The RNA shown here (small-subunit ribosomal RNA) has 1470 nucleotides and comes from an uncultured bacterium.

[in-house]
RNA sequence: AACGAACGUUGGCGGCGUGGAUUAGGCAUGCAAGUCGAACGCGAAAGUUCCCUUCGGGGAGCGAGUAGAGUGGCGUAAGGGUGAGGAAUCUCUAGACAACCUACCCUCGUGUGGGGGAUAGCCACUGGAAACGGUGGGUAAUACCGCAUGACACCAUCGAGUCACAUGGCUUGAUGGUCAAAGGGGCUUCGGUCUCGCAUGAGGAGGGGUCUAGAGCCUAUCAGCUUGUUGGUGAGGUAACGGCUCACCAAGACAUUGACGGGUAGCCGGACUGAGAGGUUGGCCGGUCACACCGGGACUGAGACACUGCCCGGACACCUACGGGUGGCUGCAGUCGAGAAUCUUCGGCAAUGGGCGAAAGCCUGACCGAGCGACGCCGCGUGCGGGAUGAAGGCCUUCGGGUUGUAAACCGCUGUCAGUUGGGAGGAAAUCGUAGGGGGUCAUCCCUCUAUGUUGACCUAUCUUCAGAGGAAGUACGGGCUAAGUUCGUGCCAGCAGCCGCGGUAACACGAACCGUACAAACGUUAUUCGGAAUCACUGGGCUUAAAGGGUGCGUAGGCGGCCUGGAAAGUUGGGUGUGAAAUCCCUCGGCUCAACCGAGGAAUUGCGCUCAAUACUGCCAGGCUAGAGGGAGACAGAGGUAAGCGGAACUUAGGGUGGAGCGGUGAAAUGCGUUGAUAUCAUAAGGAACACCAGUGGCGAAGGCGGCUUACUGGGUCUCUUCUGACGCUGAGGUACGAAAGCUGGGGGAGCGAACGGGAUUAGAUACCCCGGUAGUCCUAGCUGUAAACGUUGAGCACUAGUUGGGAGGGGCUUCGGCCUCUUCGAACGUAGCGAAAGCAUUAAGUGCUCCGCCUGGGGAGUAUGGUCGCAAGGCUGAAACUCAAAGGAAUUGACGGGGGCUCACACAAGCGGUGGAGCAUGUGGCUUAAUUCGAGGCAACGCGAAGAACCUUAUCCUAGGUUUGACAUGCACGAAUGGCUCGCCUGAAAGGGAUGAGUCUGCCUUCGGGUGAAACGUGCACAGGUGCUGCAUGGCUGUCGUCAGCUCGUGUCGUGAGAUGUCGCGUUAAGUCGCUGAACGAGCGAAACCCUUGUCCUUAGUUGCCAGCGGGUCAUGCCGGGGACUCUAAGGAGACUGCCGGUGUCAAACCGGAGGAAGGUGGGGACGACGUCAAGUCAUCAUGGCCUUUAUGCCUAGGGCUGCACACGUGCUACAAUGGCGCGCACAAAGGGAAGCCAGCCCGCGAGGGUCAGCAAAUCUCAAAAAGCGUGCCUUAGUUCGGAUUGCAGGCUGCAACUCGCCUGCAUGAAGCUGGAAUCGCUAGUAAUCGCAGGUCAGCUAUACUGCGGUAAAUAUGUUCCUGAGCCUUGUACACACCGCCCGUCAAGCCACGAAAGCGGGGGGCGUCCAAAGUCGCUGAGCUAACUUCGGAAGCAGGCGCCUAAGACGAACUCCGUGAUUGGGACU
Repeated sequence: AACGAACGUUGGCGGCGUGGAUUAGGCAUGCAAGUCGAACGCGAAAGUUCCCUUCGGGGAGCGAGUAGAGUGGCGUAAGGGUGAGGAAUCUCUAGACAACCUACCCUCGUGUGGGGGAUAGCCACUGGAAACGGUGGGUAAUACCGCAUGACACCAUCGAGUCACAUGGCUUGAUGGUCAAAGGGGCUUCGGUCUCGCAUGAGGAGGGGUCUAGAGCCUAUCAGCUUGUUGGUGAGGUAACGGCUCACCAAGACAUUGACGGGUAGCCGGACUGAGAGGUUGGCCGGUCACACCGGGACUGAGACACUGCCCGGACACCUACGGGUGGCUGCAGUCGAGAAUCUUCGGCAAUGGGCGAAAGCCUGACCGAGCGACGCCGCGUGCGGGAUGAAGGCCUUCGGGUUGUAAACCGCUGUCAGUUGGGAGGAAAUCGUAGGGGGUCAUCCCUCUAUGUUGACCUAUCUUCAGAGGAAGUACGGGCUAAGUUCGUGCCAGCAGCCGCGGUAACACGAACCGUACAAACGUUAUUCGGAAUCACUGGGCUUAAAGGGUGCGUAGGCGGCCUGGAAAGUUGGGUGUGAAAUCCCUCGGCUCAACCGAGGAAUUGCGCUCAAUACUGCCAGGCUAGAGGGAGACAGAGGUAAGCGGAACUUAGGGUGGAGCGGUGAAAUGCGUUGAUAUCAUAAGGAACACCAGUGGCGAAGGCGGCUUACUGGGUCUCUUCUGACGCUGAGGUACGAAAGCUGGGGGAGCGAACGGGAUUAGAUACCCCGGUAGUCCUAGCUGUAAACGUUGAGCACUAGUUGGGAGGGGCUUCGGCCUCUUCGAACGUAGCGAAAGCAUUAAGUGCUCCGCCUGGGGAGUAUGGUCGCAAGGCUGAAACUCAAAGGAAUUGACGGGGGCUCACACAAGCGGUGGAGCAUGUGGCUUAAUUCGAGGCAACGCGAAGAACCUUAUCCUAGGUUUGACAUGCACGAAUGGCUCGCCUGAAAGGGAUGAGUCUGCCUUCGGGUGAAACGUGCACAGGUGCUGCAUGGCUGUCGUCAGCUCGUGUCGUGAGAUGUCGCGUUAAGUCGCUGAACGAGCGAAACCCUUGUCCUUAGUUGCCAGCGGGUCAUGCCGGGGACUCUAAGGAGACUGCCGGUGUCAAACCGGAGGAAGGUGGGGACGACGUCAAGUCAUCAUGGCCUUUAUGCCUAGGGCUGCACACGUGCUACAAUGGCGCGCACAAAGGGAAGCCAGCCCGCGAGGGUCAGCAAAUCUCAAAAAGCGUGCCUUAGUUCGGAUUGCAGGCUGCAACUCGCCUGCAUGAAGCUGGAAUCGCUAGUAAUCGCAGGUCAGCUAUACUGCGGUAAAUAUGUUCCUGAGCCUUGUACACACCGCCCGUCAAGCCACGAAAGCGGGGGGCGUCCAAAGUCGCUGAGCUAACUUCGGAAGCAGGCGCCUAAGACGAACUCCGUGAUUGGGACU
């Protein structure tokens, strides 16, 4: 885009079309084929008029020669319906009939004489329920039958001419023979004439029959088929040719250009689609074929083997008196059934057409119309203009507004369609009637012309009246494709979905609303076809790696084929001509107001035939050529093949010698062998297999493949000569030969190796990898198999298209003898153009062309099933479908990963030191418990973490209990009463709170000081507050981690189709992408470094509260004092370090190594500082915040309890286990901090914690404050101790409202575990580890052994980068990309789906054979019957009988297809 459509929602009008696609299933009822009295014989009735009457009726006329049936003629073979069958007997196109027929119609001839016998109807009798008959009598014809006449007809014989296509055709002459008829009507002057018929002959038109060629679906998992089959002769038959039929003869005919078989189907003009070529289709209309309940058959006829005729068989249905009959809607309507689905039992012959008729006319479900169905196409309408405070309502909202939306209301206007009223063209012209004219010899008859009258089933165009915007809009969609989005609801539910995919609490995708988009009386959905799809590729595809080259030769058919000349003209090309039906399509006009629709003309119909011409090309015929191909001669290389023989090394075995304990094997071992003597070693013998070195991107072969040497036989190749043949060529469906390894059969052989198998190891297991053995096999011979990653994953041949460098085999030229140049051929590497998706290929093409063959068409199912075929088997070849998925796949890119590689780094390992893991305790976590043990953090990167301090408070929706509701807190509004705040009191209560009430005290702003306002505050009521409630996966901010690792990017350029690459790689170097060099890169940014702080040296400045060398004073003593700035120190500013200098190495580099100087040397030490990003990392409980939830509660207040609970597990620590120690005594040396609700000296009391008292100090001044390890000295002497200090008891102290749950400290007493810690694991590279103390924050107090800082003492080790962990760069592989914690395979269990096999069972189809055989044609017979003729004998006909053929039926053996089947097999999905 389309449709004979259907379904869903909706539905105003009209025009034109169209409508049983399924059950060719069954049908009630009505209608669909009759007509002619001018072919013929008969011939009513009702009614009515008259007459007669015995009054019952009868007769005559009219009705009426009417109705009616019959004989006869024509028609019924057309028209109408359907598509079952049929793949050729059909259809289409073009031809042929010298092999044919044709009623009615037209034209032209001729004729139409004279006779005869019947029969229906009718009458009588009679059978039957009916349908339908029987017998007798009698009758007519355009019915039937002789006779006559008769040809230009037909037949036979004999000629002539002419044409041609084999038979032959046509024309013509002569002779002989054969065959016909029907009458009717009008007029009549009765002579005739007109007309319709009849017979015969010729021709025409139209119709039909037959034949030929080409074209017309799928299947080879149908490969052979056929006996009237193929042909001939003769006969029969037909309108006609013909095996159409029969007899005889011959053995043919058809077939890979697809016979035979199977499946499906009416064919065409055309229709739909498409740019076309094509693809699909054949409804309506037209042509044609076939069919008429199913099957068979003939009759009649011009025509049928006959839709509404006949006979027979069958099924079905109906009637019946049970004896017997009847029927055929695939005609028009209609009905049932089945189905998703397809209409009225309508009107009319008015028109067009048909049948009959002389005509009037009759008949016509053909046809013309109407009805039903939005089924299709087309047209029209549902109003038009104005109208903003942008009304109300709806929806959204950032609350301002926006949108619906000029839309509505409202104002003005119009009147299509529908409705109502009344008119009205046309479809109608003929026929016929009447009148008139002309013609036919007269005519009132016939023909014709003019005028007038007559005929409409149905539809009405169009005009007009009336009223009034009044009666007339929906459907689908809105994530992308694809035009059009917001809110709410829902929460992987409900649902959507054409594909991708949406939905798991903020859904533009589900549902709804609003809004929008598209189309519109429709809009969507479904089915189907074409397109897009170059996705079967003729136009117009491919096959190295995506699917796809046959394993390789030879070769049949076929396809294709070198140069020159001539011929003919098949292909080819051009002209002419015939045909290509009409309709359709297209163009131009025209008719309906337009359109759809219809009419006219043209074009087209790309095709086929005939004919004329051309002859380049292809084919054909004839002749020639040598460049293709082949032969000959002479050389050459080679693991080419086959057979036989020979050889050495190695190996194993055997017997012998020597020898004496192991050998062998592995990662390590063991099994195994060995004192019965192995391994090792020596010589000997036997055996089988394979041939080291040479050996090479070397050679040969078609491929598989071929490797010691010799001989014989043999295939192919290359070069040279250019001697011969003269296109002999290429490819190759089928076919045939060869064809690795494994395997099979028979017979040999068997050293080594070695499936299976045994044993030993390894392992969780180990039916493996490793080891010890070992059978088939491997070898030979004769056969089979016929497959491989049979690969260059690249079929064969020919030609053309830049080069360079090696290798193998030959030839030629030059040569200074080194070599150089060159030709052919084989085999490699790189590379240009070109090609390619890229990788890559590139004269050995995957480039450019030609020829031929093979193969492919998404993945899986599956190279499976089934069938066939081959094979001894294994199995091979050929080779599907159901079902299922939305991919499977190729090449390349970036990452990530690797029990890949290279380089490098890090307390990563190693080398060291000290710990943890064992004990007790502290602390955090899990778990358990509990009314509650609030919450968060969870590998590293949670666990002495948030928490730099849980007794109450803190503290939380933690629990129990009591209260409160505009609230503990903020803002605003309204109203009320005049209060109200603070302090001290009262009652109740655990408190909060509630209640009543007294005392004291205080009062905003303005002011004209009169006052005003009413602020703050209280109560009531609204808005609202509040939430440590949820979501860290809605977020901001902050933080951790990789990681202080050296990386992460950009601009421009360049390369690539692109993703991307380059830069950023490489070589050096560095702590570093730090720097240098090279380079299609050149630059730049964020990081690194530097800048900043601190520490180490020096200088300058300054000199108090710090310092005190020198001077002075003073004290028991002390910088205590005067003074001083030298020093230390303090704190401001500067200096200093930059690979700057020297030597060496290095690329004349960067840099590295060593050295000098220096306080410090190569970043001096430390800190702050953390790139792009990763982990949906952490935090909604710091804070902020979207959404959700809550609102007499999840808010707020309060008391008490809990967060501290303890069988247990883990993390982090402290203290120890002791002598490098413990205890006592004595003596030293810091830094950095804190201090007012504070630090507190000194003095007094207390064993002590502490208490009391009172100086100083907001602090370089006073104070905390004692530093400790250390040094000296004494005791302890290896012990659960003078180690260790847990636990517990008693007595005290301090803080605080309060130490019971649940604080810290002191004294006395008690004195647990623990004697250095399994597997495992942590920290640290120098002022570091280790060890020793000091201070601070938080804080009333404290659980601090924690955390953050400070100083004191003060090591050991690093050969190095193999390994473990992590990281960086380069490279490689990848089926990973949520990225190896990835991906993914198979069994098993369960459910479900389709398919295969299967003992069988059931059904269908087309053939075959046998039996039986209706009707019927034909043949034979015909003793029975018989009007027409008869020479009376008969002829002729009929009945009957027999025979051939044969439908249906029965039986049988096969073939083929389908269904089903216990069980079973694999497959798909979950």